Two RNAs folded together computationally: RNase P RNA and transfer RNA, 452 nucleotides in total.
RNA sequence: GGAGUCGGAUGGAUGGUCGCGGGGGUCUUCGGGCCCCUGAGGAAAGUCCGGGCUCCACCGGGCAGGGCGCUGGGUAACACCCAGUAGGGGCAACCUUCAGGACAGUGCCACAGAAAUGUAGACCGCCGGUGCCUUCGCGGGCAUCGGUAAGGGUGCAACGGUGGGGUAAGAGCCCACCAGCGGCGGGGUGACUCGCCGGCUAGGCAAACCCCGCCUGGAGCAAGGCCGAAUAGGAGAGGCUCGGGGUUCUUCGGAGCCCCGACUGGCGGCCCGCCAGGGACCUCUCGGGUAAGGCUGCACGAGGUGUACGGCAACGUGCAUCCCAGAUAGAUGACCAUCCUCGACAGAACCCGGCUUACAGUCCGGCUCUCCGA
RNA sequence: CGGAGCGUAGCGCAGCCUGGCUAGCGCACUUGCUUUGGGAGCAAGGGGUCGCCGGUUCGAAUCCGGCCGCUCCGACCA
Numbered sequence: 001g002g003a004g005u006c007g008g009a010u011g012g013a014u015g016g017u018c019g020c021g022g023g024g025g026u027c028u029u030c031g032g033g034c035c036c037c038u039g040a041g042g043a044a045a046g047u048c049c050g051g052g053c054u055c056c057a058c059c060g061g062g063c064a065g066g067g068c069g070c071u072g073g074g075u076a077a078c079a080c081c082c083a084g085u086a087g088g089g090g091c092a093a094c095c096u097u098c099a100g101g102a103c104a105g106u107g108c109c110a111c112a113g114a115a116a117u118g119u120a121g122a123c124c125g126c127c128g129g130u131g132c133c134u135u136c137g138c139g140g141g142c143a144u145c146g147g148u149a150a151g152g153g154u155g156c157a158a159c160g161g162u163g164g165g166g167u168a169a170g171a172g173c174c175c176a177c178c179a180g181c182g183g184c185g186g187g188g189u190g191a192c193u194c195g196c197c198g199g200c201u202a203g204g205c206a207a208a209c210c211c212c213g214c215c216u217g218g219a220g221c222a223a224g225g226c227c228g229a230a231u232a233g234g235a236g237a238g239g240c241u242c243g244g245g246g247u248u249c250u251u252c253g254g255a256g257c258c259c260c261g262a263c264u265g266g267c268g269g270c271c272c273g274c275c276a277g278g279g280a281c282c283u284c285u286c287g288g289g290u291a292a293g294g295c296u297g298c299a300c301g302a303g304g305u306g307u308a309c310g311g312c313a314a315c316g317u318g319c320a321u322c323c324c325a326g327a328u329a330g331a332u333g334a335c336c337a338u339c340c341u342c343g344a345c346a347g348a349a350c351c352c353g354g355c356u357u358a359c360a361g362u363c364c365g366g367c368u369c370u371c372c373g374a
Numbered sequence: 375c376g377g378a379g380c381g382u383a384g385c386g387c388a389g390c391c392u393g394g395c396u397a398g399c400g401c402a403c404u405u406g407c408u409u410u411g412g413g414a415g416c417a418a419g420g421g422g423u424c425g426c427c428g429g430u431u432c433g434a435a436u437c438c439g440g441c442c443g444c445u446c447c448g449a450c451c452a
Base pairs, nucleotide, nucleotide: 001370002369003368004367005366006365007364008363009362010361012339013338014337015336016335017334018333020039021038022037023036024035025034026033027032041345045356046355048354049353050352051351052350053220054219055218056217060272061271062270063269065216066215067214068213069212070084071083072082073081074080085099086097087096088095089094100211101210105209106208107205108204109203123152124151125148126147127146128145129144130143131142132141133140134139160178161177162176163175164174165173179201181198182197183196184195185194186193187192224296225295226294227293234286235285236284237283238282239281241262242261243260244259245258246257247256248255249254263277264276265275266274267273288451289450290449303322304321305320306319307318308317309316310315340343375448376447377446378445379444380443381442384401385400386399387398394432403419404418405417406416407415425441426440427439428438429437
């Protein structure tokens, strides 16, 4: 110098004028005027995960259902993050993987192929026996009975791979190395790894059912609470039950309270369990009204910045310091001047932590490979 | 703002759960026959990025993930 890889920051700048949302102050003739401060993002997006918060009558147990899935840690929690292990890719820096279990069971493996999972399978080939034909003979052909999974062929996949020995031909039949499995020992919290020994071989799919381990009630700020205006303060359907016992009152008909049992309803799947059962109550449907209204929830929070310590790191703890949008038809814009590299994706709506997706460019840093020069 | 569903031929749909056998059905379209001509009828045929991009698998419309588009529901009071 070139090529690459990983991480971080930024997302036009400065000044002026006018305008808009929010907060504060001040003046007021109560109509408003004036001044000051402040006003979108790294993704505010998709709504894909996880929580906070609120209600579901008081939220318990079990089953079903759903989710997650190498190991250890972080966290309020997670499908996120950090550190590692294993597989794959790259010369390397580094990247990537929904990465538990296929000797718990069930199922599937189309077409092709002889055979698709069973200690299976003989289509071609190889080898041996018998019979027949042919040949002077060696040999060859046909049929049949066996052996053989080495070779061919089919296929994503054919029951370990390569080499040697062995054999009629072959075969883990035997041996060496490799892969896999099991045992023992060393290291590691662990995933796992290293070494030795052993017998001699075990297909794939769980983003198929399933098994194992862990987590999990449902709904969502249009949740929920308060105030206020209006009307047909309406109509229909359903529910609020039944039995027994005790006790009090009694006008002797009965009424109230308590207990037990059954029934019905609720706890938005089921069971247990729990709760309720005549209040001008609850649920559903139809109809009606509306200032389609105001306040609250609602912005001080798992908050930002700096620093010290612990930790490889994610992160945690302590101290100091800062206050940083809050609309409800929805504010953050327009114009002018100067400059530059001429400016991308895009706009809060209950809040927060992540993931994913979109993004013109610019700047900074770590590391790797290669070339050249000294 | 929150929630639910859908996307397969020009149109309306099935297949998806449980992956394979040719991606099918109706209407529409094309050609031929029939008819004087048309319609109807009969016969034959064409037409598909299964919304898009990845992944799992030997194999994906189907299973998993991410994007894109469309549709529907939900105000308050009483």

The coordinates come from a structure-prediction model, not an experiment, and the mean pLDDT is 81. It holds a member of the Rfam family "Bacterial RNase P class A". By type it is a ribozyme. Rfam's curators write: Ribonuclease P (RNase P) is a ubiquitous endoribonuclease, found in archaea, bacteria and eukarya as well as chloroplasts and mitochondria.